[in-house]
Background
Fluoride riboswitch aptamer (crcB RNA motif) from an Actinomycetes bacterium, 63 nucleotides, folded computationally. The model forms 100% of the base pairs in the Rfam consensus. The organism belongs to Actinomycetes, within Bacteria.

RNA sequence: CUCUCUGUGGGCGAUGGAGCUCGCCGCUGCGCCUCUCUCGGGGCUGAUGGCUCCUACUGCUGG
Numbered sequence: 001c002u003c004u005c006u007g008u009g010g011g012c013g014a015u016g017g018a019g020c021u022c023g024c025c026g027c028u029g030c031g032c033c034u035c036u037c038u039c040g041g042g043g044c045u046g047a048u049g050g051c052u053c054c055u056a057c058u059g060c061u062g063g
Stems, first nucleotide, its partner, number of pairs: 010025004016054006031044005
């Protein structure tokens, strides 16, 4: 370095849980807008990486 057999099957993807699925995993940081040299202040969307369901929140309508 190659082959075979056996054993094993983790973590992460801006706010909760589950199923399916995708991507990534040497380490660190990262949602967006705006003000500020920085610290920090103000504002906005979203409970999904994606799909579905549940829970929470928000808006509208009806009882």